[in-house]
RNA sequence: AUGAGAUAAAGCCAAACUCGCUGAUAAACGAGUACGGAAAGCCACGGGUCUCAAUAGAUAGCCGAGCUGCCUCA
Numbered sequence: 001a002u003g004a005g006a007u008a009a010a011g012c013c014a015a016a017c018u019c020g021c022u023g024a025u026a027a028a029c030g031a032g033u034a035c036g037g038a039a040a041g042c043c044a045c046g047g048g049u050c051u052c053a054a055u056a057g058a059u060a061g062c063c064g065a066g067c068u069g070c071c072u073c074a
Stems, first nucleotide, its partner, number of pairs: 002074004012037002017032004022027001035061001041067002045064003048059004
């Protein structure tokens, strides 16, 4: 460097719910908590889903693509 994996070890993230706060809303953010995750890290490029009057917005923990990363084995 490439491929595979989550057995081991050290760690990481945080569903639902509750409280606070922002937003027209979907939902985001902070705290508690832990359903789960081997990229549940980043990214709205393609599709899906949701909000909306929409040409606008949300969702990366829906799928795919792109970029990056810890450990082990080969």

A computed fold for a 74-nucleotide RNA, annotated as c-di-GMP-I riboswitch aptamer.
The sequence was found by an Rfam model in a public genome assembly.